[in-house]
Context: one part of a larger RNA
RNA sequence: AGCGAACGCUGGCGGCAUGCUUAACACAUGCAAGUCUCACGGGCAGCAAUGUCAGUGGCGGACGGGUGAGUAACGCGUAGGUAUCUAUCCUUGGGUGGGGGACAACCGUGGGAAACUACGGCUAAUACCGCAUGAUGACUGAGGUCCAAAGGCGCAAGUCGCCUGGGGAGGAGCCUGCGUACGAUUAGCUAGUUGGUGGGGUAAAGGCCUACCAAGGCUGUGAUCGUUAGCUGGUCUGAGAGGAUGAUCAGCCACACUGGGACUGAGACACGGCCCAGACUCCUACGGGAGGCAGCAGUGGGGAAUAUUGGACAAUGGGCGAAAGCCUGAUCCAGCAAUGCCGCGUGUGUGAAGAAGGUUUUCGGAUUGUAAAGCACUUUCGACGGGGACGAUGAUGACGGUACCCGUAGAAGAAGCCCCGGCUAACUUCGUGCCAGCAGCCGCGGUAAUACGAAGGGGGCUAGCGUUGCUC
Numbered sequence: 001a002g003c004g005a006a007c008g009c010u011g012g013c014g015g016c017a018u019g020c021u022u023a024a025c026a027c028a029u030g031c032a033a034g035u036c037u038c039a040c041g042g043g044c045a046g047c048a049a050u051g052u053c054a055g056u057g058g059c060g061g062a063c064g065g066g067u068g069a070g071u072a073a074c075g076c077g078u079a080g081g082u083a084u085c086u087a088u089c090c091u092u093g094g095g096u097g098g099g100g101g102a103c104a105a106c107c108g109u110g111g112g113a114a115a116c117u118a119c120g121g122c123u124a125a126u127a128c129c130g131c132a133u134g135a136u137g138a139c140u141g142a143g144g145u146c147c148a149a150a151g152g153c154g155c156a157a158g159u160c161g162c163c164u165g166g167g168g169a170g171g172a173g174c175c176u177g178c179g180u181a182c183g184a185u186u187a188g189c190u191a192g193u194u195g196g197u198g199g200g201g202u203a204a205a206g207g208c209c210u211a212c213c214a215a216g217g218c219u220g221u222g223a224u225c226g227u228u229a230g231c232u233g234g235u236c237u238g239a240g241a242g243g244a245u246g247a248u249c250a251g252c253c254a255c256a257c258u259g260g261g262a263c264u265g266a267g268a269c270a271c272g273g274c275c276c277a278g279a280c281u282c283c284u285a286c287g288g289g290a291g292g293c294a295g296c297a298g299u300g301g302g303g304a305a306u307a308u309u310g311g312a313c314a315a316u317g318g319g320c321g322a323a324a325g326c327c328u329g330a331u332c333c334a335g336c337a338a339u340g341c342c343g344c345g346u347g348u349g350u351g352a353a354g355a356a357g358g359u360u361u362u363c364g365g366a367u368u369g370u371a372a373a374g375c376a377c378u379u380u381c382g383a384c385g386g387g388g389a390c391g392a393u394g395a396u397g398a399c400g401g402u403a404c405c406c407g408u409a410g411a412a413g414a415a416g417c418c419c420c421g422g423c424u425a426a427c428u429u430c431g432u433g434c435c436a437g438c439a440g441c442c443g444c445g446g447u448a449a450u451a452c453g454a455a456g457g458g459g460g461c462u463a464g465c466g467u468u469g470c471u472c
Base pairs, nucleotide, nucleotide: 001471002470003469005468006467007466008465009464012344013343014342015341016340017339018337019336020302025300026299027298029297030296031295034059035058036057039056040055042053043052044051045050066255067254068253075180076179077178078177079176080175081174082173084172085171086170089168090167091166092165093164094163095162096161097131099129100128106121107120108119109118110117111116137146138145139144151160152159153158181227182226183225188218189217190216193215194214195213196212197211198210199209200208230252231251232250233249234245235244236243237242257278258277259276260275261274280291281290282289283288308334310333311332312331316330317328318327319326320325347377348376349375350374357368358367359366360365381413383408384407385406386405387404391399416461417460418459419458420457421442422441423440427456428455429454430453431452437444438443
C1' cells in the first nucleotide's frame, strides 16, 4: 500500500460498485425453454365467425445461466498448419414431374393403486417410401455406376418455403513449434508400448482400432511416480526488475447426484433429454414407480463470514412465428449489508463578566475556553407540500411520482473511535501495590506508575475508528 474480508465500539445522507473464499454437503416450494394452426387431421364450446385443447410435424432445447470437482494436459497462452465438417445467414447456378402404403390423435375393448400401458378399427400432412429426370455433384477398374424434392398463404400479382451444386461469412474438429507449479527422502518407465504393411473406422490425419512383421520409444536438458492447481487477459504490490494472485468483468477449458453408454441431430456423448449400474430421498394397494438447485430466489447444515421465496419484459439481446405476438430468474431494475471507493452534512459570524461547573494548584492562580450562553444569520442533506422527466426516431416505461425543479418551517433530525514510556504525534491527578492488569518490539506493575484502571487535558483519523488474518 492492498483485500470478495471477519470481529469490537459507533453510525446521518447520496452516487457507483461488490456480496458462500467453508460442505462439487443435502434440498421443501415457486419460477428459470419454448414456439409455430400460414405444415396436418381431429376433440370440446359456439347458430356461425371464432376460441380453446392435446396429438402428428417443423425449428429451438448444443445458446443463454451456474460451478471450478477433475485436469500439470496441445488444457491454456502465443505463433503457425490442414487431412476436415458446418443448421440458420449472405451470394450465385439448376430443379420442384408422377405415384404409394402407414402411424398418432379419434373410436371401441381391456390391464394397473399409480406411473403408465396392451389389442382391434378409421384418418391427414411440409411425417414416411418407391418410380421418373438427373450434372457443373459423388464413386470409378475410366467402360460406366449412383443419388433429389413439398407444399402453405393470397382473387391475383406475388410471397414464404422445398431439393441439389459453387462461393462467402461466422463457427467447430484435428496437428505442430515455444512457454506453462513443487518434490530426486520419486531413477529408471513402456507390449498397442515405438515403427511398418494389409484391413477397419471417422467429417477428417493418426495405434484411433485390428491382424501380421520388426524391436523399438522416453529418460539426469529430470522420464516415471507423488503432491498441489482450472489456464489467460488481468489484479495487488514495487522506482523498476521482480514477487504474490486469478473474486467481480472478458476469452478458453472442464463438469452437471456418482460411474458408464449410446440415441437424435448441422452441432451433444447433452445441467432443467434417454438407457444401465450405484448411493441417497420420496410415493406404494408391496406387484412397482418418482427425483437430481455447481439456474434465480429460498431452507437445513458447515462456518469468523456473505443478501429478497421482490418487479418488469419498458430497454438490450435470445428462441419460435409471414405477422400480431408468446416465452425469456439472460437482462434491466428495485430490496438487504458502512463490504469497498467517491462526494456531502452534522451549522456560519459575532461573542471576555475570560460566567458557572469540572480538573489542577506553590491557594496567587492555571486550564477546559470563543468553547458555552447571549446576539445576528443561513438551510446543504433530511422532513413536509406542489410540479415532474431523459432513457422511447410513431406506439409501448418495470425503474417511478424516481432523478431533477419550485415552495414551507426550523439550528432545527445527524459524532464517533483509537491512542498519549521509546519507536510515535500527544501529560497530569487519583486508585492499585510483581496484585489486578498491559504488551507489536524493547518492556511496564514489588507505595510517589506520563506504560495497569479511572478522571481531566491532549494527539490522530473521521461516518467511521481500531483489532485480527492474508499478499507485496
RNAcentral holds the full RNA, with entries from ENA, Greengenes and SILVA. Predicted 3D model of a 472-nucleotide part of an RNA (small-subunit ribosomal RNA, 5' domain) from an uncultured bacterium. Its mean pLDDT, the model's own confidence on a scale to 100, is 89.